RNA sequence: CUCUUAUAAAGAGCGGUGGAGGGAAGUGCCCUAUGAAGCCCGGCAACCAUCAUGUAUAUGAAAAGGUGCCAAAUCACGCAAAGUUCACGCUUUGGAAGAUGAGAG
Repeated sequence: CUCUUAUAAAGAGCGGUGGAGGGAAGUGCCCUAUGAAGCCCGGCAACCAUCAUGUAUAUGAAAAGGUGCCAAAUCACGCAAAGUUCACGCUUUGGAAGAUGAGAG
């Protein structure tokens, strides 16, 4: 980097450091000197691993290990279908793209 598969409206600091960006990209809309990113500490969750039960799918426990995460629904939308509207639009479902885990190449 590519493929397969699962998940996502819940949850997480009034800390230290740092000093201007950040929310993937496009369009929007936001966050940010009342302090962005990054780093440290802290926390949340429970994918893998662990433990218990079970033939098994699975269910439950715990949080020491491997990841992940800690503004806003994946912040919203883009494509398709259906419904609705005179229209602009709106709603629902699916998809695309992206994210994370696990596995494969």